[in-house]
C1' cells in the first nucleotide's frame, strides 16, 4: 500500500429484516449441621458513526482494533 475474516453479557460462543440467545461466571433463595453439589429466580450484552426500511444486531457505505494473505514497486 491491496484484499479477506473477526467484533454480540465478566468470559467463551451461537443466532436472525419484527421481545437478542446459551454455557460459564455473579446476586438472592430453597435443600444440607457446614461445604461442595443440584434446583428455583433475577440482573447484566449486538465496536462506533451514518444510510436504506413501517422497523437493522441482522442489508449498504465509512471508520477504529484484531488476525491472515499479497506487494518491497514509488
Nucleotide at each position: 500500500g491491496c484484499g479477506a475474516g473477526a467484533u454480540u453479557a465478566g468470559u467463551u460462543u451461537a443466532g436472525u429484516g419484527g421481545u437478542a440467545a446459551a454455557a460459564u461466571g455473579c446476586g438472592u433463595c430453597c435443600u444440607u449441621c457446614c461445604c461442595a453439589a443440584g434446583g428455583a429466580u433475577g440482573a447484566g450484552u449486538c465496536g462506533c458513526c451514518g444510510g436504506u426500511u413501517c422497523g437493522a444486531u441482522u442489508c449498504c457505505g465509512g471508520u477504529a482494533u484484531c488476525u491472515c494473505g499479497c506487494u518491497c514497486c514509488a
Transfer RNA from a bacterium, 74 nucleotides, folded computationally. The prediction has a mean pLDDT of 80. Its Rfam family is "tRNA".